[in-house]
RNA sequence: GCGGGUGUAAUUCACCGGUAGAAUGCCACUUUUCCAAAGUGGACGUAAGGGGUUCGACUCCCCUCACCCGCU
Numbered sequence: 001g002c003g004g005g006u007g008u009a010a011u012u013c014a015c016c017g018g019u020a021g022a023a024u025g026c027c028a029c030u031u032u033u034c035c036a037a038a039g040u041g042g043a044c045g046u047a048a049g050g051g052g053u054u055c056g057a058c059u060c061c062c063c064u065c066a067c068c069c070g071c072u
Stems, first nucleotide, its partner, number of pairs: 001071007010024004018055001026042005048064005
């Protein structure tokens, strides 16, 4: 230099164009003599950044950035 892949909650991952979710973690409460476990509730997201297509985009297209793999 060329090609491909990944980027979504604090973390690990879902979501194939129509309200962005789960688990773990965090906070509060219940329970318990205490802890753990269990239960209930809560806070959590510019969907890497920008642009385009569309009535509507995390999702499709283009550019950029970061990381990973391969080729030279």

Record summary
The RNA shown here (transfer RNA) has 72 nucleotides and comes from a Patescibacteria group bacterium. The source organism's lineage runs through Bacteria and Bacteria candidate phyla. The prediction has a mean pLDDT of 81.